[in-house]
Predicted 3D model of a 131-nucleotide RNA (FMN riboswitch aptamer (RFN element)).
It matches the Rfam family "FMN riboswitch aptamer (RFN element)". Gene Ontology term of the family: FMN binding.
It was read from a public genome assembly, where an Rfam model found it.
Its mean pLDDT, the model's own confidence on a scale to 100, is 75.
Formats: sequence, C1' cells, structure tokens
RNA sequence: AAUACAGUUAGGGGCGGAGCGAAAUUCUCCACCGACGGUGAUAUGCCAGUAGAGCAACAAGUCCGUGAGCGAAAGCAAGAUAUGGUGCGAAUCCAUAACCGACGGUACAGUCCGGAUGAAAUAACGGUAUU
Repeated sequence: AAUACAGUUAGGGGCGGAGCGAAAUUCUCCACCGACGGUGAUAUGCCAGUAGAGCAACAAGUCCGUGAGCGAAAGCAAGAUAUGGUGCGAAUCCAUAACCGACGGUACAGUCCGGAUGAAAUAACGGUAUU
C1' cells in the first nucleotide's frame, strides 16, 4: 500500500403571501428545497521567470448508478430537460425556459403529522489477518 473481516463515529433540505371554501401549509396563483458514489474542457489554489504538463480542493435534483417503501425470502415497487451560447471537446460551464419528487393520515401534500430516538447509500477512523 492492497484485499478481507469485525468494530466505532458521522450520515437530507424546504409553505412565506394571496384566493375559493364549513374545512386545504394538501386545491388555484406567486414562492421554497435538492441525500450518496461516478463523470465533469473553464475558472481557483500549489508548482513555475512564462507557457505547457502535473498535483489538490470545489462542481449535475432531471447523464450513469446507489439509498429510502413492501416482503421470511425469491422478488416487487420507485421521478424528471430542452433550447441557445462559448469551445477542439459540455445532457455537467453560462443564459433562458421547463420538468420531477415513496408509503400511511388528513379537503387531493416534495415542504405538515406518522412509521423514524428507525433504516441507509456512503464517508472517516483506528484494529486484526493475509499478500
């Protein structure tokens, strides 16, 4: 350093205003939010006289995947993007306009209450074993 095993810790945000109504944070209009891993020309930092190369951190809700619900298990269920610009190169940058959001409850819920002081992708740490 790599792999395996068990352990410890961490591990999700958001309804403010107006309208109709007997009743809506659930409908309508205007708002608000974006888990984890990967990818990610620019820009940033380090290095450097300069450029290039290299290294580092950050960077996608809708690109590729993962997690959350149900089940004893096998398994089942489970969302969404275009256009324009720059450029050798962008579904990731910039601009504009869109769209999406489990289950149970309740006037129909991404935002309230509940399962949940739960579970969990994953991250970090030290330990043991092997190479």